[in-house]
RNA sequence: AGACCUGUAGCUCAAUUAGGCAGAGCACCUGACUCUUAAUCAGGAGGUUGUGAGUUCGAUUCUCACCGGGUCUA
Numbered sequence: 001a002g003a004c005c006u007g008u009a010g011c012u013c014a015a016u017u018a019g020g021c022a023g024a025g026c027a028c029c030u031g032a033c034u035c036u037u038a039a040u041c042a043g044g045a046g047g048u049u050g051u052g053a054g055u056u057c058g059a060u061u062c063u064c065a066c067c068g069g070g071u072c073u074a
Base pairs, nucleotide, nucleotide: 001073002072003071004070005069006068007067010026011025012024013023020057028044029043030042031041032040050066051065052064053063054062
């Protein structure tokens, strides 16, 4: 220098195929249970989907540029 993969909740990851309400587990908060804690059960909160722009009625999803991480080639 070039090619490819990847970035979504505090953490680990789905959803992308074929554009149509952003989700799960763990963690956190509240309550029940318990002498108390843990476990268990019920409920709740938590998101600029890396950044910016474009296409579209509508973008996590498609297009372009840039940024971070990884792999390969030279």
Record summary:
Transfer RNA from an Anaerolineales bacterium, 74 nucleotides, folded computationally. Its Rfam family is "tRNA". By type it is a transfer RNA.